[in-house]
Context: one part of a larger RNA
Molecule: small-subunit ribosomal RNA, 5' domain
Organism: soil metagenome
RNA sequence: GGAUGAACGCUGGCGGCGUGGAUAAGGCAUGCAAGUCGCGUGGGUUUAGGCCCACGGCAAACGGGUUAGUAAUGCAUAGGAACGUACCCUCGAGUCUCGAAUAAUCCCUCGAAAGGGGGAAUAAUGCGAGAUAGUUCUCUUCGGAGUAAAGAUUUAUCGCUUGAGGAGCGGCCUGUGUCCUAUCAGCUUGUUGGUGAGGUAAAGGCUCACCAAGGCUAUGACGGGUAGGGGAUGUGAGAGCAUGAUCCCCAACAUUGGGACUGAGACACUGCCCAAACACCUACGGGUGGCUGCAGUCGAGAAUCUUCGGCAAUGGGGGAAACCCUGACCGAGCGACGCCGCGUGAAGGAUGAAGGCCUUCGGGUUGUAAACUUCUUUUGCAAGGGAAGAAACUAUGCACAAUUGAGAAAUUCAUUUUUUCUUGUGGAUUUUUGAAUUGUGCAUGGCUGACGGUACCUUGCGAAUAAGGGGUUGCUAACUCUGUGCCAGCAGCAGCGGUAAUACAGAGACCCCAAGCGUUAUCC
Repeated sequence: GGAUGAACGCUGGCGGCGUGGAUAAGGCAUGCAAGUCGCGUGGGUUUAGGCCCACGGCAAACGGGUUAGUAAUGCAUAGGAACGUACCCUCGAGUCUCGAAUAAUCCCUCGAAAGGGGGAAUAAUGCGAGAUAGUUCUCUUCGGAGUAAAGAUUUAUCGCUUGAGGAGCGGCCUGUGUCCUAUCAGCUUGUUGGUGAGGUAAAGGCUCACCAAGGCUAUGACGGGUAGGGGAUGUGAGAGCAUGAUCCCCAACAUUGGGACUGAGACACUGCCCAAACACCUACGGGUGGCUGCAGUCGAGAAUCUUCGGCAAUGGGGGAAACCCUGACCGAGCGACGCCGCGUGAAGGAUGAAGGCCUUCGGGUUGUAAACUUCUUUUGCAAGGGAAGAAACUAUGCACAAUUGAGAAAUUCAUUUUUUCUUGUGGAUUUUUGAAUUGUGCAUGGCUGACGGUACCUUGCGAAUAAGGGGUUGCUAACUCUGUGCCAGCAGCAGCGGUAAUACAGAGACCCCAAGCGUUAUCC
């Protein structure tokens, strides 16, 4: 000199963009933070629209928070083979026949409550059984054996089952890199390897039985301490050194410890079970809870914000859709915490006014500074106008594409009247007309904005509303007077102060920076 998630002191006009619990991963009152689907199903209620309860489906493993643990089951990078994958995309095949229950509901009943118990009835895209299995799916002695499904409805779609492939995502393995310590020198028995088995989606001592006695280590094993890692950030000419806030990727955790269930996916922050500590309710028998989500509160601390608005946009979940939910997010609020920008007026103005300070008493300085004159209005106040952010969605019309049915004409075939003609009926082909549904594109109309009557624009008024902090011995830009008298005090270092102190204190003048200026802490 630069930098900071800073704090403290003095001061403080505005705006934009950022940023704000670094300490106690300490405890938490209250509200909200994950639902949705009636185009799967049963019931209750209502005049109806609708609303509610329950079964069922999907989601809740995302998003959001924190950095306690972890020195390697982590992260970064480069590879690998023995794997999984709901929703999405592409291609193929199928979607048949039955059955037994159960909740809500009704009845009885226990309990203070939380919550239960018994009986009766019923449905499904819930559950179970059978059939089918084709070339693929699984097993196989290669003959064969085994495994599936669900319907809804406007009849055109959405679904369901199974197989193959893709995309994205995830699990696993390996090489290399990844802090300090030898006042830690030896460590290890599932330990190291093999055979077999079990287990897993999958390789593997992952687990087990048997066998062998190995494996690591001075290129630092083992132990101890510290620590989430990276992209990056700060500084520096660079090499490097230091850091890991905000944003992005990965990991780990969810009061502490352990465990599994469900599921495509969890050993699951606002799911379950057990144990522990803590807190709350209780009729003392027993129950309930988990802010390291958003706000907020107590505590500790030098120290860190609103118990705000909205789903309008972006994104996510559900739904065919309308739509619903979303403390993600978008916004507003608070804090000079940071960066950037703007302003606190401009021009003229000498009797160089008054006052202050200094003085050699002549004067000098503050100083064009003020007063005064003219002008401007950024900003401010008042009034008026007033956005973009809106894409979607919906209605109508047109064009194109796909599907479906109807009418008319022509040709041909068959049939009926004994043959022909005419007529009727049915099938096939061609042409034409017009209709419905879906999708895409275009045009027009309607509707949707929290921020916000905000940004911005116009008009009016009036210099009006707006400057401080630190320093002045040298380093280091800037000096005089008075007071004090090794006292009071200053100080980053050298040092200053004991009667002429440019170093203390006050005043004036000056210097530096400026809505900030200094101090402290830390890094380069």